[in-house]
RNA sequence: UCGUUAUCAAGAAAGGUGGAGGGACUAGACCCAUUGAAGCCUUGGCAACCCUUUUCUCAUAAAGAAGGUGCUACAUUCUAUCCCAAUUUUGUUGGGGCAGAUAACAA
Numbered sequence: 001u002c003g004u005u006a007u008c009a010a011g012a013a014a015g016g017u018g019g020a021g022g023g024a025c026u027a028g029a030c031c032c033a034u035u036g037a038a039g040c041c042u043u044g045g046c047a048a049c050c051c052u053u054u055u056c057u058c059a060u061a062a063a064g065a066a067g068g069u070g071c072u073a074c075a076u077u078c079u080a081u082c083c084c085a086a087u088u089u090u091g092u093u094g095g096g097g098c099a100g101a102u103a104a105c106a107a
Stems, first nucleotide, its partner, number of pairs: 001107001003105006013043005021032003026080004044072003049068002051064004076099001082096006
């Protein structure tokens, strides 16, 4: 980097450094930010993908949190383009797909 599978409206913050942007990309909307953004560091926390134990018999369930990741404003902040359905009339709603994020596995 690419592929497969699973999940994505829950949850969880302080300090230091830094000094103007940030919420993935494009557009629009809405927000956050000099009462200090991003990034980096420290400590804490959340969650339970990998993991551990038990049950069990190969699939599930329960419990746990030492370790590997991840996350810690807002639904993946919302919408868009494609498909389907409903309603209705050129819009609205719902679902799927696309895109993205994370994990595990594989190349």

Predicted 3D model of a 107-nucleotide RNA (SAM riboswitch aptamer (S box leader)) from Pseudozobellia thermophila. Its Rfam family is "SAM riboswitch aptamer (S box leader)". About the family: The SAM riboswitch is found upstream of a number of genes which code for proteins involved in methionine or cysteine biosynthesis in Gram-positive bacteria. Model confidence (mean pLDDT): 81 of 100. Lineage of the source: Bacteria > Pseudomonadati > Flavobacteriales > Flavobacteriaceae > Pseudozobellia.